[in-house]
Context: one part of a larger RNA
RNA sequence: UUGGGCGUAAAGCGCGUGUAGGCGGUAGGUUAAGUCGAGUGUGAAAUCCCUGAGCUUAACUCAGGAAUUGCGCUCGAAACUGGCCAACUAGAGUACGGGAGAGGGUAGCGGAAUUCCCGGUGUAGAGGUGAAAUUCGUAGAUAUCGGGAGGAACACCAGUGGCGAAGGCGGCUACCUGGACCGAUACUGACGCUGAGACGCGAAAGCGUGGGGAGCAAACAGGAUUAGAUACCCUGGUAGUCCACGCCGUAAACGAUGAGUGCUAGACGUCACGGGAUUUGACCCCUGUGGUGUCGUAGCUAACGCGUUAAGCACUCCGCCUGGGGAGUACGGCCGCAAGGCUAAAACUC
Numbered sequence: 001u002u003g004g005g006c007g008u009a010a011a012g013c014g015c016g017u018g019u020a021g022g023c024g025g026u027a028g029g030u031u032a033a034g035u036c037g038a039g040u041g042u043g044a045a046a047u048c049c050c051u052g053a054g055c056u057u058a059a060c061u062c063a064g065g066a067a068u069u070g071c072g073c074u075c076g077a078a079a080c081u082g083g084c085c086a087a088c089u090a091g092a093g094u095a096c097g098g099g100a101g102a103g104g105g106u107a108g109c110g111g112a113a114u115u116c117c118c119g120g121u122g123u124a125g126a127g128g129u130g131a132a133a134u135u136c137g138u139a140g141a142u143a144u145c146g147g148g149a150g151g152a153a154c155a156c157c158a159g160u161g162g163c164g165a166a167g168g169c170g171g172c173u174a175c176c177u178g179g180a181c182c183g184a185u186a187c188u189g190a191c192g193c194u195g196a197g198a199c200g201c202g203a204a205a206g207c208g209u210g211g212g213g214a215g216c217a218a219a220c221a222g223g224a225u226u227a228g229a230u231a232c233c234c235u236g237g238u239a240g241u242c243c244a245c246g247c248c249g250u251a252a253a254c255g256a257u258g259a260g261u262g263c264u265a266g267a268c269g270u271c272a273c274g275g276g277a278u279u280u281g282a283c284c285c286c287u288g289u290g291g292u293g294u295c296g297u298a299g300c301u302a303a304c305g306c307g308u309u310a311a312g313c314a315c316u317c318c319g320c321c322u323g324g325g326g327a328g329u330a331c332g333g334c335c336g337c338a339a340g341g342c343u344a345a346a347a348c349u350c
Base pairs, nucleotide, nucleotide: 003322004321005320006319007304008303012318014201015200016199017198021194022193023192025088026087028085029084030083031082033081034080035077036076037075038074039073040072041071042070049065050064051063052062053061054060091191092188093187094186095185096183097182098181103177104176105175106174107173108172109171110154115149116148117147118146119145120144121143125136126135162169163168206247207246208245209244210243211242215241216240220236221235222234223233258317259316260315261314262313263312266295267294268293269292270291271290272289273288274287275286276285299306300305323350324349325348332343333342334341335340
């Protein structure tokens, strides 16, 4: 609980596509459902309110009126909302020409480095730490040179740079493929916005089957440290990390800020595309659109801060909150192989 809110106090679904629903541009005609007006019927009585009356007064009672904000019917109005008709182009979209990009998928290729194996040189240490030890090494290690194997990740470029709805995306090449942006015309003619359910995507970890396994590394073992040390440090090391297919569906999934539209000072950077001016040309300068940042006016805010990328001024739609603990738990339901997820209380207590 017809209220006030949701960056940090409780509160924006992790993100998208989209069904129902809600909301919806400009001008005209028509209709009259909503809306508005008039009339009429009904809206029991009592009560409440007003005027008067009766008990000596009052309470109480009686009479009349008003009210009963509602509903039905009839007639009327046509601005607004809705319906219908025909139209428009400022919203939305399509076609055309461009350039940018770690956007996605598949295949192939490359170099550096680590590790391991083989061979050469070479000899007593190496490694590690605060200091050590576990560990490796005369069966030749570490170091160094040559050759080979294999897996994973791509230094510099690299940037409050770019792309993507979010998660996220970074070596090179080819193929397949999504989106955004800029420019100038033509076309469609409101085709739009949001979105309960639904459906899809969704880091890491985890799970199933089969591969792969260099480095790293939960668990585990040992060495140290310590009063202890189930840790921090060291030496090892298995799942895992990688690939294919299938699950899981969570996160400080964060801008802790839902989406859309319009309006409201500027300054400085940067990315993409365009116009002007200048130039041999790239810059520099002026300017348009879209992104991405820093500062800042009005305004907002409890403050911090936000400030044309709003947390300002408004509208539309969705989600969510309503003292702390109990508890994101129990129970039930749905989903999952499991782990668990989603939905979601109460007693009690302060």
A computed fold for a 350-nucleotide part of an RNA from a metagenome, annotated as small-subunit ribosomal RNA, central domain.
Rfam family: Bacterial small subunit ribosomal RNA. Gene Ontology terms of the family: ribosome and structural constituent of ribosome.